[in-house]
Context: one part of a larger RNA
This record gives sequence, structure tokens and C1' cells, in this order.
RNA sequence: UGACGGGGGCCCGCACAAGCGGUGGAGCAUGUCGUUUAAUUCGAUUCAACGCGAAGAACCUUACCAGGGCUUGACAUGUCGCGAAUUCCCUUGAAAGAGGGAAGUGCCUUAUGGAACGCGAACACAGGUGGUGCAUGGCUGUCGUCAGCUCGUGCCGUGAGGUGUUGGGUUAAGUCCCGCAACGAGCGCAACCCUUGUAUUUAGUUGCCUUUAUAUGGAACUCUAAAUAGACUGCCGGUGUAAGCCGGAGGGAGGUGAGGAUGACGUCAAGUCAGCAUGCCCCUUAUGUCCUGGGCGACACACAUGCUACAAUGGUCGGGACAAAGGGAUGCUAAAGGAGCAAUCCUAUUUUAAGCCAAUCUCAAAAACUCGGCCUCAGUUCGGAUUGCUAGGCUGCAACUCGCCAGCAUGAAGGAGGAAUCGCUAGUAAUCGCCGGUCAGCCAUACGGCGGUGAAUCCGUUCCCGGGCCUUGUACA
Repeated sequence: UGACGGGGGCCCGCACAAGCGGUGGAGCAUGUCGUUUAAUUCGAUUCAACGCGAAGAACCUUACCAGGGCUUGACAUGUCGCGAAUUCCCUUGAAAGAGGGAAGUGCCUUAUGGAACGCGAACACAGGUGGUGCAUGGCUGUCGUCAGCUCGUGCCGUGAGGUGUUGGGUUAAGUCCCGCAACGAGCGCAACCCUUGUAUUUAGUUGCCUUUAUAUGGAACUCUAAAUAGACUGCCGGUGUAAGCCGGAGGGAGGUGAGGAUGACGUCAAGUCAGCAUGCCCCUUAUGUCCUGGGCGACACACAUGCUACAAUGGUCGGGACAAAGGGAUGCUAAAGGAGCAAUCCUAUUUUAAGCCAAUCUCAAAAACUCGGCCUCAGUUCGGAUUGCUAGGCUGCAACUCGCCAGCAUGAAGGAGGAAUCGCUAGUAAUCGCCGGUCAGCCAUACGGCGGUGAAUCCGUUCCCGGGCCUUGUACA
């Protein structure tokens, strides 16, 4: 000087408390351990691994395993030889590949050849998701959006260092004020950026209004999207030396208005050599590469994160209403009619097919909500796991391992969850649906957004956890 203390003082944070809803019990989904396996590829492991890399494993992906192949190689550059390239057929094979045959003769040219492409040969080399994240770059997590971390000169100290940065107030803040051997400055804080809340101006088509009508007309409103204004403790009162704090007015908004982006010096030899790059080491008829099939989906168990429930603030049937934000050409696909077996109805879906490169057409039904009927407390008209049937439907060479969806039947556990533990302070929690990326399809209950309905509680800082400043002790560095 730090670090640490079941030392002290001061102060913060959904840290506790006050509340609301969960997890832990059940079934299922997903991830992980373990076990199993020919393989169950690899990585991530307290907070800060475990719905994580993976914004999507049937083949591919794919890195793993078994088997069948290749060895200048699937890929790059260079040399030589032959042939344009390319297309088609036959045999064999699980395919990769191997063997045989036919068609075809292009472009430039100084007519030798050249460019692109294919095949063959030899060698330089390629290749490696092999190792090392404790050799590294880059990127990321974390303490923590916590208020800190430093420097120049000066001064103090033999020196390590100190001072400034401490003290008295104040703030969300090393924010500002006052004081002071310090005076200044930098990285952080704040502000500048985006969204949202108010108004004005400008601009009106596909939007808005009028209408049966996208006839026609209109330009006020909604909206869209650009500019501008607006909030600064500016004004008033109290208090204070000041910074500020408390109250009030006006105002759409009040003291950082709300949300986001933004992450200082550093810490954890934190994470990543499997995104990429890269040193060194290792493999080179294999640790490279092509293919078929399998595996990553196994299953006694254990853990984590979720979804659905256990019902009446509900379930079910019928009628009615109101969003926002997104996506769409190998795309979104309306309305209407038909098919969707069999006796009736319904559905996934299918056919014909208008419109739309979208404020125009469409995905699209918003759902909780509301009105009416039934159910009457039951393992039930709760709950939906599991399983069977339908040559059911769709995607796709291909749904057996291993996809999703529909109808009918089946109808398990579950009676509100022990110890323990998590989230949240307002348009928040809770609850309700909608959309997107990835994507042929989808194991999405995930992830990222969007709106609808819309609470309770905060006395307070004694205690638990984490953090900041000062101080004290130390056999620690």
C1' cells in the first nucleotide's frame, strides 16, 4: 500500500422487511450428470455451465461409429501429355465408384498455338472440427451502469509511498458546494444518439371523412413522417453561507419525465484453437477425403429450466366486440364451389383460382372480455399423459430407427406441493393472445419482439446477501 475480520462508523441495491405470483410434489418438453453403447461427436461446470454454442440433428448438417472406396487427393497454385466443354445409354454396385459405348466438335488466333473446362502422370504441396484458450489475436461473460480508476507539476516522507481523491454538507453519481499544500488535467458519471409522452407547421395516397359503392367529392380529425417548440430547479414560498432540499403554481410532462443503446482502470492464467485468425507440437495410402447405413433421439436413476394442470374468479356450447408490431415472389394466398371413403356431421388438407413486389392484396381467427344455455363439487362435462384405429393429410429421393398435423376411440398421475428457494416497486407483477427469425418440413412449451386486461405493498434499515467511502486490528501478500 492492499487484502481480510462472526472490528467500528456512514450510505446504497427487490438485499431484507411489506406484498403478489411461482419453483421444489404430478405428467410432459428441453438441457445436463451418470450409466449403457460399435458410436451415443465436441465444448460450457458456483454466482457468471445445465431451453447454453444450436436463429431449428430424418439424409445433408456431422465433427462420432460400422462397412465399402481414394491417395497430388473433396479444395489452391505451378509443370508435362491427351481431349473442347458437355449430354445420353448399357453392365456392375447399397452408394461412392469401376468398366464399356454413342452423340458433340464451340470461343480467340500471327494457324503454331492460346483461354476456360475435363482426364491422366510425376513432384513441390494440399488437407486436419487433431493437441495446447496455461503460447496468442479478436470477441465475450463477470464484479457493475457499481462510482470509481489515474496522470502532470508542486509539496511531505531516507524510502516503499502519501497529498490531490481526505474533512463538513449534498447528489442517482469523485454530482456539486464550502474548506484544505495543493493547483490543474484525463478515462469514467452526466449530456450529445434512438423510442415514447404534448403541441405547431408542412405534406395527403394505398391512409382519413362522406357514401350501398376505391362512383364522386372533401382536407377538419385519426394516422403516417419530416421540421420546430417544449423542462432549465426557469418562477413563487420556506430553509440553508453555498451546493441543494421541502412545498406550490403553471404545464401534456417536474426535478435524470419513462424505456433503450452506451460498460472506466482492472479482476477471475474466467470462456472460446469447434465462428474466424494464429505460434509451436502432432498425422500424411491417414488424425486427410468420398459414400451407404447407423448414432448425436439409448434409459434404473439424479439435477436444472420450462409448459400443462389439479378446477366453479371454472369447464363447455352458441351469439357479439376491441389491438399492436411483423412477414410475403422457388412467396402470402382471399371469396365461392367441389373433394375430403363408408350412414350423418366435422377436420388436417386438396383442386379451380381473383388480388398483391404490399398504409392498396394477404397471413388474420386476436384471446382473455361480454351476453345466453348446460354442468353443481365429483377424480367430474376437471385434467389431459399414454395407447390403438383411419393404405387419413402434408413436407420431402426418403418419415422404421427419428417429423408435424387431423378425426374417432382410450382416458394415467394430479385433491395447491416438505426442508428449501426464485422473480417483481407501475402500465410493473400477474394474466391473455398475436408475430418474427432459423426453416422443404419440424420435434418451438424455446428465443426475440408486439399489444389487450391490469393489481398488492414499501412502517423501516435490527438482521441475511452483494457493493461504495472513512477508520481500526493483523503472526496474510

The part of an RNA shown here (small-subunit ribosomal RNA, 3' major domain) has 477 nucleotides and comes from a metagenome.
The coordinates come from a structure-prediction model, not an experiment, and the mean pLDDT is 83.